[in-house]
This record gives sequence, C1' cells and structure tokens, in this order.
RNA sequence: UCCUCAUCCAGAGGAGCCGAGGGACCGGCCCGUCGAAGCUCCGGCAACCGUCCGCGUCGUUCAACGCGGUGACGGUGCCAAUUCCGGCCCGCCCGACCAGGCGGGAGAGAUGAGAA
Repeated sequence: UCCUCAUCCAGAGGAGCCGAGGGACCGGCCCGUCGAAGCUCCGGCAACCGUCCGCGUCGUUCAACGCGGUGACGGUGCCAAUUCCGGCCCGCCCGACCAGGCGGGAGAGAUGAGAA
C1' cells in the first nucleotide's frame, strides 16, 4: 500500500512548550489568540487483540474452536459536535416538481484483528 472481517447515535481532558490553523476530501456548518495543529508529561474512556475467569462443542483431560464476562496486567485505539451534517441510490410525508423532513441501503473514511 492493497485485500478480508468486525465496529462506528455510548464514553472519556488537564498542564507545559510553541504560535495559526483544525474538523480526511467537496459543500455546509462549526471549533480556534479565552490559544488551532504538533510535541512532551500526567490523567481518563473503552474493551478490538493478548492474558485471566466461566459455559458449550469433544466419551474424559489438555489443546483447539465458539459464546459470554472482567478491566487487574500487556499491545493498539480514542478523549468538541452521531464518522459534526450532507454528497450516490431507494421508500414515505409535504397536492405534483424543486427545496425540505423522516427512514433504509450503498460509497467514502476511521479503528482493530487477520492475510498478501
């Protein structure tokens, strides 16, 4: 980098350095000198993976696999706004179209696990 699978309406921020951007892209709308991004320290959230515990499959045990739990330990991740909202398609409502509202799906993106 590409591919596969799972999840994405919950949750969780202070300090120091620095100094103008940031929210992937586009449009909108926001955040930001009452300090953005980045770096460092400390703290927290969560439960994807490992550890640990329970149950099931197996004639039994181990292993393996599946399901569930825990958050004590480890590997990541995350800590404005639903992935901030929309973008493409479909359905319903608004008498029709447009605009708008609601819902479903796709796409894109993010994170993890695995594979090339």
A computed fold for a 116-nucleotide RNA from Jiangella endophytica, annotated as SAM riboswitch aptamer (S box leader). It matches the Rfam family "SAM riboswitch aptamer (S box leader)". Rfam's curators write: The SAM riboswitch is found upstream of a number of genes which code for proteins involved in methionine or cysteine biosynthesis in Gram-positive bacteria. The prediction has a mean pLDDT of 83. The sequence was found by an Rfam model in a public genome assembly. Lineage of the source: Bacteria > Actinomycetota > Jiangellales > Jiangellaceae > Jiangella.